[in-house]
Small-subunit ribosomal RNA, 3' major domain from an uncultured bacterium, 476 nucleotides, folded computationally.
Context: one part of a larger RNA
RNA sequence: UGACGGGGGCCCGCACAAGCGGAGGAACAUGUGGUUUAAUUCGAUGAUACGCGAGGAACCUUACCCGGGCUUGAAAUGCAUCUGGCCGCCAGAGAGAUCUGGUUUCCCUUCGGGGCAGAUGUGUAGGUGCUGCAUGGUUGUCGUCAGCUCGUGCCGUGAGGUGUCGGCUUAAGUGCCAUAACGAGCGCAACCCCCAUCAUUAGUUACUAACAGGUCAAGCUGAGGACUCUAGUGAGACUGCCAUCGUAAGAUGCGAGGAAGGCGGGGAUGACGUCAAAUCAUCACGGCCCUUACGUCCUGGGCUACACACGUGCUACAAUGGCCGGUACAGAGAGCAGCCACUGGGUGACCAGGAGCGAAUCUAUAAAACCGGUCACAGUUCGGAUCGGAGUCUGCAACUCGACUCCGUGAAGCUGGAAUCGCUAGUAAUCGGAUAUCAGCCAUGAUCCGGUGAAUACGUUCCCGGGCCUUGUACA
Numbered sequence: 001u002g003a004c005g006g007g008g009g010c011c012c013g014c015a016c017a018a019g020c021g022g023a024g025g026a027a028c029a030u031g032u033g034g035u036u037u038a039a040u041u042c043g044a045u046g047a048u049a050c051g052c053g054a055g056g057a058a059c060c061u062u063a064c065c066c067g068g069g070c071u072u073g074a075a076a077u078g079c080a081u082c083u084g085g086c087c088g089c090c091a092g093a094g095a096g097a098u099c100u101g102g103u104u105u106c107c108c109u110u111c112g113g114g115g116c117a118g119a120u121g122u123g124u125a126g127g128u129g130c131u132g133c134a135u136g137g138u139u140g141u142c143g144u145c146a147g148c149u150c151g152u153g154c155c156g157u158g159a160g161g162u163g164u165c166g167g168c169u170u171a172a173g174u175g176c177c178a179u180a181a182c183g184a185g186c187g188c189a190a191c192c193c194c195c196a197u198c199a200u201u202a203g204u205u206a207c208u209a210a211c212a213g214g215u216c217a218a219g220c221u222g223a224g225g226a227c228u229c230u231a232g233u234g235a236g237a238c239u240g241c242c243a244u245c246g247u248a249a250g251a252u253g254c255g256a257g258g259a260a261g262g263c264g265g266g267g268a269u270g271a272c273g274u275c276a277a278a279u280c281a282u283c284a285c286g287g288c289c290c291u292u293a294c295g296u297c298c299u300g301g302g303c304u305a306c307a308c309a310c311g312u313g314c315u316a317c318a319a320u321g322g323c324c325g326g327u328a329c330a331g332a333g334a335g336c337a338g339c340c341a342c343u344g345g346g347u348g349a350c351c352a353g354g355a356g357c358g359a360a361u362c363u364a365u366a367a368a369a370c371c372g373g374u375c376a377c378a379g380u381u382c383g384g385a386u387c388g389g390a391g392u393c394u395g396c397a398a399c400u401c402g403a404c405u406c407c408g409u410g411a412a413g414c415u416g417g418a419a420u421c422g423c424u425a426g427u428a429a430u431c432g433g434a435u436a437u438c439a440g441c442c443a444u445g446a447u448c449c450g451g452u453g454a455a456u457a458c459g460u461u462c463c464c465g466g467g468c469c470u471u472g473u474a475c476a
Stems, first nucleotide, its partner, number of pairs: 001476002003473003007470007015460002019423004026315001028313006034306002042053002064301002067298004077123008088103006106115003126290002129288003135284002137279003140275001142273001147186006153162003166177003192267004197235007207224002211222003238261001241255001242253004317416001321375007334363002338357002342353004382413001387408007429452007
């Protein structure tokens, strides 16, 4: 100087407390361990692995296994020599890769040659092989915690200290006062984006107050530029004003005004560093290793196995509910190998015909909610696993191993032990919608979008994590 203490002081955080809802019990989905296997490819392993890389494993992907092929090779390139074809099409063999046969005047030319393709030889290629403890780059984490440092000066023999400490204050090393320190940098804050109010500019595909037309109804039409909205530019919030407290910074106020009040609410933004943290399988790269194979092509299989254990989810156990009928209200995003209105067929998944839309124009029923009816507390009209049958769609192809539909079947489960997780407001809870990936989909995942919409916080004694000061130490 640090680190540590079942030392002390001060402070913060859904850390506890106060509440609400979960998970832990059940079935299923998914990931992991284990076991099994020819192979179940590889990585990630307390917090910081386990719906993670993977924002799509039937083939492909694919790295794994069995088998069949190739060896300048699937792709790239230099040199030398030779050939004139290659591609395509047809036929045969084969599981295919591929092999055999047939067809075929290679192109340009200054006639020297050049290009392209193939063959042979030779340099090389290739490797998801190893090392993340050789590395770059990127990332997680402490932590959006308030810290981490420097120059000069001063103090100390020196390691170092001071500044950065003290009092008050803040979300903040944020400020104020004090001060052998005076200043400065990286962080904090602000500058950036979205939301909340208003003004202005502009009105189409959006809008409809007034006027006119029109309909069963409807901005449907003329028209309008008011309103909503769209998207550009501005204004606005700064403890600015008032009161009280305070030297000041600042604090308090169901004070004012205001759409918004004390960081207005979200996002982006992650200091010096820590964990030899993660990644050689995104990529790049040093070294090592393989080179008729650890490279490469192909068929089939596997990554989907299943006595079991764990994580994350979904559906439930019902009456604040299930089922049937009726009625209403979003936002955001997407669309041409696409979204598909409408009509006809089908019990349905869907099929056939067929408008509009490269979209503020066209396309997709929001669901919870509300109204009426029924069920009457049951393993049930709860719950839907599992299994049988019949089908639809995608796709060369749904056996291993897809999703969906209809009929039948109707398992466990009656609120979950110890222990444990999330959340402070448009939040939790609950309800549906959309997108990426994508032929299809194992999506109950991920990321967004809106609808309905709570309870509680006395407080900081305790648990956990963190910050500052101080103290002890036999630790570095």
The RNAcentral record of the full RNA draws on ENA.